[in-house]
Context: one part of a larger RNA
């Protein structure tokens, strides 16, 4: 000089568009953050209605989501990350494209009815009931096992194609304007995700020199989606290391980001990709996926209730509160857009999101007027007492209104839906894409938007910090090794351009300056 996720000191007009607990992975009142489907199912309640019925809403069962989307960096020195291979060792719900098929039976359970227990959370006992919940059966292109064969390929345990034979496994139904629509079962293909292996690559420490018993390998079983000492049994004695094992310390990793002509050095907050963590410690359940932030179950710490026998909970989601701190924000609006959950859709749900709000934290625009205007005014300073300097600076005098303010106008972010019509796709007047018209009750949280115009007035908007050399800018008073300055060098003991105070001057400017860590 640069740069900050800053803070501190004084000062402070507007906007845009970013950031904002770096410290205690401390501790948490309160609210909100994952629901949703009546087109799976059978109750109950409520409106209208004589009623058939319609609409509506609840709780159970059952479906799908809840493994994403969000936080936060504690651990991790690791195949954790980044890069570049491989799997001939492997999963994949929803979604595309394709094949087949959705026959025929059954038993039970919640809600509910009735008893009963209990302070709470909650339980139990009986009755009876439903499904797209459960179970068997039948069928079986393809699928799985076992087995006979053919061909083809390669890369070591084999790989792919097709033949024939045996055994073994599927399903649900719902809506309907009767055209269709959503759906289930089995299976082959893709898309997108996900697992797992290796090659290289990125910190300190030798004042750590040896480390090792599932340890290194082999043979079997077992486990998994799937290789593996991934577990077990028994065999063998092996495997690592100064190209740093092993131990200790420190840390998420990366695109980046900061400085540097460059090599490099530092750094890794926001935003993206990955990762590990949900009160600490283990653990498996369900599921396509978890060893699961807002799910179970043990242990523990801690705080609540309790009728003392027992219970409840977990903000590293958004806000918000104490505490720690030099220091970090509202207990806001809306789903209008985007996007995701679930539904045939209508929607309904979303603290992701998108938008306000606070803070000069930061970059960046704008503006606090403008022109004229010597009697070179007054009033400070300073003087050799002449005069000089503040200084065109004000005052006078002419204009202007930017941004505040006040008042009216005013886009864009809204695509879509809904009726109709052509074309294209096709068996199709479904679906899909795609063009025109037509409708217009239409769909904006932001917002009193942007923006534009019209008003009145120079009217509301200037600090800061320095001035002895470095380094741009100096005099006078006061102090008198005193008060004090100071980044180095250094000033102050009676004429101090270095302290203080003024006047003037220099730098920079809604800022100036100090501090801390880096280049």
């Nucleotide at each position: 000089g640069g740069a900050c996720g800053a803070a501190c000191g004084c000062u402070g007009g507007c906007g845009g568009c970013g950031u904002g607990c770096u410290u205690a992975a401390c501790a948490c009142a309160u609210g909100c953050a994952a629901g949703u489907c009546g087109a799976g199912g059978g109750g109950g309640g409520g409106u209208a209605g004589c009623a058939a019925u319609a609409c509506u809403c609840c709780a159970c069962c059952g479906g799908c989501g809840a493994a994403c989307g969000g936080g936060u960096g504690c651990g991790u020195a690791a195949c954790a990350c980044g890069u570049g291979a491989g799997c001939a060792a492997c999963c994949u719900a929803c979604c595309u494209c394709g094949a087949u098929g959705c026959g025929g039976g059954g038993g039970a359970u919640a809600g509910c009815c009735g008893g009963c227990c209990c302070a709470a959370c909650g339980g139990c006992c009986g009755g009876g009931u439903a499904a797209u919940a459960c179970c068997g059966c039948a069928u079986a292109c393809g699928c799985u096992u076992c087995u006979c064969g053919a061909g083809a390929g390669g890369a070591g345990u084999c790989u792919c194609u097709u033949g024939g034979g045996a055994a073994g496994g599927a399903a649900a139904c719902c809506c309907u304007u009767c055209g269709g629509g959503g759906g289930c079962a089995u299976u082959g293909a893709g898309c997108g995700g996900g697992g797992c292996u290796c090659g290289c690559g990125g910190c300190c420490u030798a004042u750590c020199a040896g480390c090792u018993a599932g340890u290194u390998g082999g043979u079997g079983c077992g486990g998994u989606a799937a290789c593996g000492g991934c577990g077990c049994a028994c065999c063998a004695a092996g495997g690592c290391g100064a190209u740093g094992a092993c131990g200790g310390g420190u840390a998420g990793c990366u695109g980046g980001u900061c400085u540097g002509a460059g090599a490099g050095g530092a750094u890794g907050g926001c935003c993206a990709g990955u990762c590990a963590c949900a009160c600490c410690g283990g653990g498996a359940c369900u599921g396509a996926g978890a060893c699961a932030c807002g799910g179970c179950c043990c242990g523990g710490a801690c705080u609540c209730c309790u009728a003392c026998g027992g219970g409840a909970g977990g903000c590293a989601g958004c806000a918000g509160u104490g505490g720690g701190g030099a220091a970090u924000c509202u207990u806001g609006g809306a789903c209008a857009a985007u996007g995701g959950g679930c539904g045939c859709a209508a929607g309904c749900c979303u603290g992701a999101u998108c938008c306000a709000g606070c803070c000069a934290u930061g970059c960046c625009g704008c503006g606090u007027g403008u022109g004229u205007g010597a009697a070179g005014a007054a009033g400070g300073c300073c003087u050799u007492c002449g005069g000089g300097u503040u200084g065109u600076a004000a005052a006078g005098c002419a204009c202007u209104u930017u941004c505040a303010g006040u008042a009216g106008g005013g886009a864009g972010g809204a695509a879509g839906g809904c009726u109709u019509u052509g074309g294209g796709c096709u068996a199709a007047u479904a679906c899909c894409c795609u063009g025109g018209a037509g409708u217009a009750c239409u769909u904006g949280a932001c917002g009193u938007u942007a923006c534009c115009u019209a008003c009145a007035g120079a009217a509301g908007a200037a600090g800061c910090a320095c001035c002895g050399g470095c380094u741009a800018a100096u005099u006078u008073c006061g102090u008198g090794c005193c008060a004090g300055c100071a980044g180095c060098c250094g000033c102050g003991g009676u004429a101090a351009u270095a302290c203080g105070a003024a006047a003037g001057g220099u730098g920079c400017g809604a800022g100036c300056g100090u501090u801390a860590a880096u280049c």